[in-house]
Context: one part of a larger RNA
RNA sequence: CUCUCUCUAAGGAACUCGGCAAAAUGGCCCCGUAACUUCGGGAGAAGGGGUACCUGAACUUCGUUCAGGUCGCAGUGACCAGGCCCAGGCGACUGUUACCAAAAACACAGGUCUCCGCAAAGUCGUAAGACAAUAUAUGGGGGCUGACGCCUGCCCAGUGCCGGAAGGUGAAGGAAGUUGGUUCGUUAUCAUUUGGUGACAAAGCUGACAACCGAAGCCCCGGUGAACGGCGGCCGUAACUCUGACGGUCCUAAGGUAGCGAAAUUCCUUGUCGAGUAAGUUUCGACCCGCACGAAAGGCGUAACGAUCUGGGCACUGUCUCGGAGAGAGGCUCG
Numbered sequence: 001c002u003c004u005c006u007c008u009a010a011g012g013a014a015c016u017c018g019g020c021a022a023a024a025u026g027g028c029c030c031c032g033u034a035a036c037u038u039c040g041g042g043a044g045a046a047g048g049g050g051u052a053c054c055u056g057a058a059c060u061u062c063g064u065u066c067a068g069g070u071c072g073c074a075g076u077g078a079c080c081a082g083g084c085c086c087a088g089g090c091g092a093c094u095g096u097u098a099c100c101a102a103a104a105a106c107a108c109a110g111g112u113c114u115c116c117g118c119a120a121a122g123u124c125g126u127a128a129g130a131c132a133a134u135a136u137a138u139g140g141g142g143g144c145u146g147a148c149g150c151c152u153g154c155c156c157a158g159u160g161c162c163g164g165a166a167g168g169u170g171a172a173g174g175a176a177g178u179u180g181g182u183u184c185g186u187u188a189u190c191a192u193u194u195g196g197u198g199a200c201a202a203a204g205c206u207g208a209c210a211a212c213c214g215a216a217g218c219c220c221c222g223g224u225g226a227a228c229g230g231c232g233g234c235c236g237u238a239a240c241u242c243u244g245a246c247g248g249u250c251c252u253a254a255g256g257u258a259g260c261g262a263a264a265u266u267c268c269u270u271g272u273c274g275a276g277u278a279a280g281u282u283u284c285g286a287c288c289c290g291c292a293c294g295a296a297a298g299g300c301g302u303a304a305c306g307a308u309c310u311g312g313g314c315a316c317u318g319u320c321u322c323g324g325a326g327a328g329a330g331g332c333u334c335g
Base pairs, nucleotide, nucleotide: 001330002329003328004327005326006325007324008323010321011320014319019316027051028050029049030048031047036041038147052070053069054068055067056066057065058064059063071075083314084313085312086311087310088309089308090306091305095106096105110145111144112143113142114141115140116139122131123130124129148301149300150299151298153231154230155229158228159227160224161223162222163221164220167219168218169217173213174212177209178208179207180206181205182204185200186199187198188197189196190195232250233249234248235247236246259293260290271287272286273285274284275283
């Protein structure tokens, strides 16, 4: 010097990003116990007192209670053995990454939408087949939300989904028909022994075109938001000023309702006012000018819960002022 401990005057968080770490609290009995609350809780709330041993008494024994007494600084005499309170954010809660993450993330009970009538929907597999399920809509699959309480506004123009079938479009296929090729044959012409060239051309075969018939889909017509999503601008106006209940106008499918709001969301911003402090970029309560909250990508509350996050307080302390002393282990120096 490093590590693990013990003690430390006075102060007591002045330390620090932050009381991190340490200290303090602690068992049992008795008294007592607030706001709030879903009436279960909160609660071991908080806050007090007692605790050993001896003698006696009461009660029905164990034992408990009471009275008196004894000793120590100290009686759960060692070990073991909650710190507490106030306020706020988030998530209701217990749970989750066995072995680096416990969280505001995921899950969750509850809510809601949607698909599926069973040889189900859905999933795996080329298939056979399997799961779903030895189940059957009080069931099974998928999506979103996430206890509970109060609620969940407007827009169907776009996209999606559902329904509709009159009209438009509309493939393969079918097909009246049109047309080309091929050539039995007829005919023209040349040579003439069979033959060559040209025109027309039956049947069959074959190529092209084709009126018309022809499903779903799309166009079209409706519905649908706890489907994907979206939810304005400018100008003027009231007896000082300010503000604008009110009016005008443009645009839109409709222009953000309730509630909340400098918020886990606020750039400007340490917004402004208040509380807390001697002093507060954090915190809490308000205001609303919401850069850029907002209603199941849920909105706002909420008792209980949390090794959660944030602010404050009491107690307590070597965290600190600011160090010091000691014990043990290691290192280093000497030997």